[in-house]
RNA sequence: GUGGUUGUAGCUCAAUGGUGGAGCGUCCGUCUGUGGCACGGAAGGUUGCGGGUUCGAGCCCCGUCAGCCACC
Numbered sequence: 001g002u003g004g005u006u007g008u009a010g011c012u013c014a015a016u017g018g019u020g021g022a023g024c025g026u027c028c029g030u031c032u033g034u035g036g037c038a039c040g041g042a043a044g045g046u047u048g049c050g051g052g053u054u055c056g057a058g059c060c061c062c063g064u065c066a067g068c069c070a071c072c
Stems, first nucleotide, its partner, number of pairs: 001071007010024004018055001026042005048064005
């Protein structure tokens, strides 16, 4: 340099173009002599970034950045 692939919550991962969720973690509550376990609840997201298509985009298209793989 060329091609491919991945990028979503603090972490690991979901989500058929139609309200972005789960587990773990964090916080609060119940429970307990305290803690842990268990149970209930809550917070936390410009879906890497910038555009485009569409009534509507995490998903489709273009560009760009980063990681990985192959080729050169």